[in-house]
Context: one part of a larger RNA
RNA sequence: GGACGAACGCUGGCGGCAUGCCUAACACAUGCAAGUCGAACGGAGCGGAAAAGUAGCUUGCUACUUUGAAGCUUAGUGGCGAACGGGUGAGUAACGCGUGGAUAACCUACCUAUAAGAGGGGGAUAACUUUCCGAAAGGAGAGCUAAUACCGCAUAAAGUUGUUCUAUGGCAUCAUGGAAUAACCAAAGGAGCAAUCCGCUUAGAGAUGGGUCCGCGUCCGAUUAGCUAGAUGGUGGAGUAAAAGCCUACCAUGGCGACGAUCGGUAGCCGGCCUGAGAGGGUGAACGGCCACACUGGGACUGAGACACGGCCCAGACUCCUACGGGAGGCAGCAGUGGGGAAUCUUCCGCAAUGGGCGAAAGCCUGACGGAGCAAUGCCGCGUGGGGGAAGAAGGUCUUCGGAUUGUAAACCCUUGUCUUCAGGAGAAAAAAUGACGGUACCUGAGGAGGAAGCCCCGGCUAACUACGUGCCAGCAGCCGCGGUAAUACGUAGGGGGCAAGCGUUGUCC
Numbered sequence: 001g002g003a004c005g006a007a008c009g010c011u012g013g014c015g016g017c018a019u020g021c022c023u024a025a026c027a028c029a030u031g032c033a034a035g036u037c038g039a040a041c042g043g044a045g046c047g048g049a050a051a052a053g054u055a056g057c058u059u060g061c062u063a064c065u066u067u068g069a070a071g072c073u074u075a076g077u078g079g080c081g082a083a084c085g086g087g088u089g090a091g092u093a094a095c096g097c098g099u100g101g102a103u104a105a106c107c108u109a110c111c112u113a114u115a116a117g118a119g120g121g122g123g124a125u126a127a128c129u130u131u132c133c134g135a136a137a138g139g140a141g142a143g144c145u146a147a148u149a150c151c152g153c154a155u156a157a158a159g160u161u162g163u164u165c166u167a168u169g170g171c172a173u174c175a176u177g178g179a180a181u182a183a184c185c186a187a188a189g190g191a192g193c194a195a196u197c198c199g200c201u202u203a204g205a206g207a208u209g210g211g212u213c214c215g216c217g218u219c220c221g222a223u224u225a226g227c228u229a230g231a232u233g234g235u236g237g238a239g240u241a242a243a244a245g246c247c248u249a250c251c252a253u254g255g256c257g258a259c260g261a262u263c264g265g266u267a268g269c270c271g272g273c274c275u276g277a278g279a280g281g282g283u284g285a286a287c288g289g290c291c292a293c294a295c296u297g298g299g300a301c302u303g304a305g306a307c308a309c310g311g312c313c314c315a316g317a318c319u320c321c322u323a324c325g326g327g328a329g330g331c332a333g334c335a336g337u338g339g340g341g342a343a344u345c346u347u348c349c350g351c352a353a354u355g356g357g358c359g360a361a362a363g364c365c366u367g368a369c370g371g372a373g374c375a376a377u378g379c380c381g382c383g384u385g386g387g388g389g390a391a392g393a394a395g396g397u398c399u400u401c402g403g404a405u406u407g408u409a410a411a412c413c414c415u416u417g418u419c420u421u422c423a424g425g426a427g428a429a430a431a432a433a434u435g436a437c438g439g440u441a442c443c444u445g446a447g448g449a450g451g452a453a454g455c456c457c458c459g460g461c462u463a464a465c466u467a468c469g470u471g472c473c474a475g476c477a478g479c480c481g482c483g484g485u486a487a488u489a490c491g492u493a494g495g496g497g498g499c500a501a502g503c504g505u506u507g508u509c510c
Base pairs, nucleotide, nucleotide: 001510002509003508004507006506007505008504009503010502013382014381015380016379017378018377019375020374021340026338027337028336030335031334032333035080036079037078040077041076043074044073045072046071050067051066052065053064054063055062056061057060087293088292089291096218097217098216099215100214101213102212103211106210107209111206112205114203115202116201117200119153121151122150128143129142130141131140132139133138159184160183161182162181163180164179165178166177167176168175169174189198190197191196219265220264221263226256227255228254231253232252233251234250235249236248237247268290269289270288271287272283273282274281275280295316296315297314298313299312318329319328320327321326346372348371349370350369354368355366356365357364358363385415386414387413388412395406396405397404398403419451421446422445423444424443425442454499455498456497457496458495459480460479461478465494466493467492468491469490475482476481
């Protein structure tokens, strides 16, 4: 000098764009943050077209009863989603990350295109009704019922598994293709008058997303020198989507290490960001990619996908409810509270846009997101007026008392209208419709220089000097050093220098 997610002191007009718990991965009141589909299903409630019956009679109207179409709502069964999106950085020195490869060792819901198919049956169960237990959370029994829920059977190879033959290729196991044979395995309907559309099953292919393995790279300490028993390898088996001590039985005795094993400390990694001429050094906030975590520890279930932040089970700590028997909870989602701290925001508006989930659609949900609010936290832009104006006014300060300086500065004259205030307009834009922002931006008019300048410094380094006060005191100070009676170094004033809605200080990095 530059930089900052900064803080502190003094000061503070406006706008745009960004950024905003770096500390306690401390504890959390309250609200919201993941639902959706009635075109999968049976109910229930509302509804009441229409029909039938009875009564009154003004014989085509009124009242009542029963049945009850369309339509609307939805607790439950079922499907899809909830594994995304959002947060945090605790742990991790590791194939975690980066980069380059491998998969002849793998999976992939929804989507795309292709081929073929969907025949015929069965038994349940929630809801509902009812009995009962419990303070509650909730639970038990009996009875009824539906499905795109569940289960047999049929059909079946391009599928899977096994055997045999064969061609091509390769990288050990083998891979790809063809033929034969045996065994095994599918399916669901819905909407519509219909056409048809949306679904369903099997198969191979694509796309997308992932899993696993390997080479190289990835902080400090040797005042850590030896480490290792599933440890290193083999065989048989188990297991996985998948190779493998991943697991297990047996066998062998290996494996790693001064090219730093092991142990200890610290730390999420990267694209990037800061600095620097570069090499390098530092860093990993915001934005993007990957990883890990979700009160702490462990576990599996469901599923294409989780060992699952707003799912389940167990244990623990903590908080809450309780009728003392037993229950409920998890903000490192968005706001917000307490606490910690030098320090970090609104319990806001909207789904209008972009994107996501569900749905045939209308649409619903979306604290993702789009916006507004707060904060000079940062960057950028603008303003606080412009021109004229010497009697060089008054006042202040200094003075050699002549004057000098503040200083064209002010007053005064002319003028402008950015920002601002008020009033009016505004279908602003945003692919057709739809606008939270927002009567905002913007435009027009009016008023009036009015409402808008501070902070640090002035001994040398370093740009800017005098007076008074003080008297090694009070104080200053980044270094050298100032102050003990004329201090350009302390304090105040005048003047001056620098930067400017900021200026200084502190901290950290280069």
This is a predicted structure of a 510-nucleotide part of an RNA (small-subunit ribosomal RNA, 5' domain) from Heliorestis sp. JHB70.
Rfam family: Bacterial small subunit ribosomal RNA.
Taxonomically the source falls in Heliorestis (Bacteria, Bacillati, Eubacteriales, Heliobacteriaceae).
Model confidence (mean pLDDT): 83 of 100.
The RNAcentral record of the full RNA draws on ENA.